[in-house]
Model confidence (mean pLDDT): 81 of 100. Transfer RNA from a Dehalococcoidia bacterium, 75 nucleotides, folded computationally. The organism belongs to Dehalococcoidia, within Bacteria.
RNA sequence: GCCCCCAUCGUCUAGUGGUUAGGACGACGGCCCUUCAAGCCGUUAACAGGGAUUCGAAUUCCCUUGGGGGUACCA
Numbered sequence: 001g002c003c004c005c006c007a008u009c010g011u012c013u014a015g016u017g018g019u020u021a022g023g024a025c026g027a028c029g030g031c032c033c034u035u036c037a038a039g040c041c042g043u044u045a046a047c048a049g050g051g052a053u054u055c056g057a058a059u060u061c062c063c064u065u066g067g068g069g070g071u072a073c074c075a
Stems, first nucleotide, its partner, number of pairs: 001071007010025004018055001026044006048064005
């Protein structure tokens, strides 16, 4: 240099064109309890950036950025 894969709440993860972007853990508040833990309820917070296609994009395509892997050349 070329090729392939990955990027979603603080963390892990679901999603395969029409969802209010869901779940678990965490954090915060409440209930319960003599207290703590556990349990229950609620809240919290996310699609790496840009463009294209489409009535509609987390999802398809292109570019960029970052990460991982493969390969070639030089020495």

It was read from a public genome assembly. It matches the Rfam family "tRNA". It is annotated as a transfer RNA.